[in-house]
Molecule: Glycine riboswitch aptamer
Organism: Youngiibacter fragilis 232.1
RNA sequence: AUGAAGACAACGGGAGAGAGAUCUUUAUGAUCCGCCGAAGGAGUAGCACUUUCAGGCAAAAGGACCGUUGUUGGACG
Numbered sequence: 001a002u003g004a005a006g007a008c009a010a011c012g013g014g015a016g017a018g019a020g021a022u023c024u025u026u027a028u029g030a031u032c033c034g035c036c037g038a039a040g041g042a043g044u045a046g047c048a049c050u051u052u053c054a055g056g057c058a059a060a061a062g063g064a065c066c067g068u069u070g071u072u073g074g075a076c077g
Stems, first nucleotide, its partner, number of pairs: 006072008018033001020032004034057003040053001041051004
């Protein structure tokens, strides 16, 4: 002096699946049926699947992942 991978924060994008039925104290309450896989968890063996335990099925919230910026970091030259 170049400033990789990784980590954190902010902003932006961000799918799927019933605005289901009944009761009621009208609370995201209880029960029943039907569904979703992209928070997380678990299983498998070889990285893609399975499971739906939790979560979700108008909006809101959440959301794997992606992009930009900043901080950290210090690979490579």